The RNA shown here (c-di-GMP-I-GGC riboswitch aptamer) has 82 nucleotides and comes from Sulfurovum sp. Its mean pLDDT, the model's own confidence on a scale to 100, is 84. Of the family's consensus pairs, 95% are formed in the model. Lineage of the source: Bacteria > Campylobacterota > Epsilonproteobacteria > Sulfurovaceae > Sulfurovum.

[in-house]
RNA sequence: ACUGAAAAAGCCAAACCUGUUGCGAAGCAGGGACGGAAAGCUAUGGGUCUUUCAUAAUAGAAAGAUCGCCAGGCUGCCAAAU
Numbered sequence: 001a002c003u004g005a006a007a008a009a010g011c012c013a014a015a016c017c018u019g020u021u022g023c024g025a026a027g028c029a030g031g032g033a034c035g036g037a038a039a040g041c042u043a044u045g046g047g048u049c050u051u052u053c054a055u056a057a058u059a060g061a062a063a064g065a066u067c068g069c070c071a072g073g074c075u076g077c078c079a080a081a082u
Base pairs, nucleotide, nucleotide: 001082003079004078011036012035016031017030018029019028020027021026034068040074041073042072044071045070046069047066048065049064050063051062052061053060
C1' cells in the first nucleotide's frame, strides 16, 4: 500500500417503547440491540420518502427528509495473510 481473517482497546445503535420538536418525511433525549470496519463527516449524482404547486389522470416543478439505500469527496481505530 492492499485487504478485513482472528483478537484486543474502545465506538456507533435498527425495530420497538417513552418524552419532545415539526403539517409531514423525520430530528433530538432516554431506554433498547438488529446489525455495522467507516453505521465518522459531507445532500455532489442516482434512489426512496414528505409537503406544496400542477394535471382529467399521469408526466412535471419547487421546498424539504434520509449518508443505517448505492456511488462520489474528506478524515480515521486495530490487525493476520499478501